[in-house]
C1' cells in the first nucleotide's frame, strides 16, 4: 500500500424484490408462582439500522466517501 467482507437491542444474530410500525433469541426490569431461591409463565423497557452525501414518492436494503474490526496479498 492493494483486495475481500462485516457493523442492525447490553451480548449473539435475522431481516424476502426498496414499500407504510425493524425483529428473534439471551440478558434486564416488573408481576404472577415459592416459607424464600431456582425453574416455569406473563407483561415491560431497550435501536443515531457505524458515519456522511447522493439516487428515489419512498432506503437498515442501492451509489459514492469515511471510519472500525477481521482475513488475504505485496
Nucleotide at each position: 500500500g492493494g483486495g475481500c467482507a462485516a457493523u442492525u437491542a447490553g451480548c449473539u444474530c435475522a431481516g424476502u424484490c426498496g414499500g407504510u410500525u425493524a425483529g428473534a433469541g439471551u440478558g434486564c426490569u416488573u408481576g404472577c408462582u415459592u416459607g424464600a431461591c431456582a425453574u416455569g409463565c406473563a407483561a415491560g423497557a431497550g435501536g443515531u439500522c457505524a458515519c456522511c452525501u447522493g439516487u428515489u414518492c419512498g432506503a437498515a436494503u442501492c451509489a459514492g466517501g469515511u471510519a472500525u474490526u477481521g482475513c488475504c496479498c505485496a